[in-house]
RNA sequence: GGCAGGGUAGCUCAGUUGGUUAGAGCACAGCACUCAUAACGCUGAGGUCGAGGGUUCGAAUCUCUCCCCUGCUA
Numbered sequence: 001g002g003c004a005g006g007g008u009a010g011c012u013c014a015g016u017u018g019g020u021u022a023g024a025g026c027a028c029a030g031c032a033c034u035c036a037u038a039a040c041g042c043u044g045a046g047g048u049c050g051a052g053g054g055u056u057c058g059a060a061u062c063u064c065u066c067c068c069c070u071g072c073u074a
Stems, first nucleotide, its partner, number of pairs: 001073007010026004019057001028044004050066005
């Protein structure tokens, strides 16, 4: 350099061919329980969906360019 896959919450990831408020588990905070801690239970906070254009009434999703990560290959 070429090809393929990936980038969504602090971490690991889902998101079914574009649609009404963007989710799960773990972690975190609070509450409850307990003599106390942990576990279990309830509630909550946390996201400019890698960046910027384009298409569209509407984009995490389609498209273009760029950036980053992983693998294969020369």
A computed fold for a 74-nucleotide RNA from a bacterium, annotated as transfer RNA.
It matches the Rfam family "tRNA". It is annotated as a transfer RNA.
Its mean pLDDT, the model's own confidence on a scale to 100, is 82.
It was read from a public genome assembly.